This is a predicted structure of a 75-nucleotide RNA (transfer RNA) from a Candidatus Bathyarchaeia archaeon. The organism belongs to Bathyarchaeia (SeqCode), within Archaea.

RNA sequence: GGGCGGGUAGCUCAGCACGGAUAGAGCACCGGCCUCCUAAGUCGGUGAUCGUGGGUUCAAAUCCCACCCCGCCCG
Numbered sequence: 001g002g003g004c005g006g007g008u009a010g011c012u013c014a015g016c017a018c019g020g021a022u023a024g025a026g027c028a029c030c031g032g033c034c035u036c037c038u039a040a041g042u043c044g045g046u047g048a049u050c051g052u053g054g055g056u057u058c059a060a061a062u063c064c065c066a067c068c069c070c071g072c073c074c075g
Stems, first nucleotide, its partner, number of pairs: 001074007010027004020058001029045005051067005
């Protein structure tokens, strides 16, 4: 330099093929209940301008372009 995969919540991931509903789940965290206390259980809550910048569109996590970061392969 070329090809492919990935980047979405504190962490691990889904959602993207075919654009549209409030962007979800588990874990973690905070609080209540329970308990002598802790753990477990249970109920509720906080948390993501979807890697960055543009473009298309009435509307973009999703489509297009450029770039950045991580991994694998080729040279």